[in-house]
RNA sequence: UUCCGCUUCGUCUAAUGGCAGGACAUCGGUCUUUGACUCCGAUAAUGGAAGUUCGAGCCUUCCAACGGGAA
Numbered sequence: 001u002u003c004c005g006c007u008u009c010g011u012c013u014a015a016u017g018g019c020a021g022g023a024c025a026u027c028g029g030u031c032u033u034u035g036a037c038u039c040c041g042a043u044a045a046u047g048g049a050a051g052u053u054c055g056a057g058c059c060u061u062c063c064a065a066c067g068g069g070a071a
Stems, first nucleotide, its partner, number of pairs: 001070005007064001010024004018054001026042004047063005
């Protein structure tokens, strides 16, 4: 330089172009003499900018980060 892959709550992981879910963690409550466990509830995310579309996490382009291949 070029090609390929990947980027989603704090972490891990889902989601035929049609309300972004789940688990763990955190917080609050329940329970307990206290703590742990159990149960209930809450907070929390689509890397950035454009485009296509009635509608984009998903399709297209560019950029960034990470990983890999070739020279």

Transfer RNA from Ruminococcus sp., 71 nucleotides, folded computationally. The sequence was found in a public genome assembly. Rfam family: tRNA. Rfam's curators write: Transfer RNA (tRNA) molecules are approximately 80 nucleotides in length. The family's RNA type in Rfam is transfer RNA.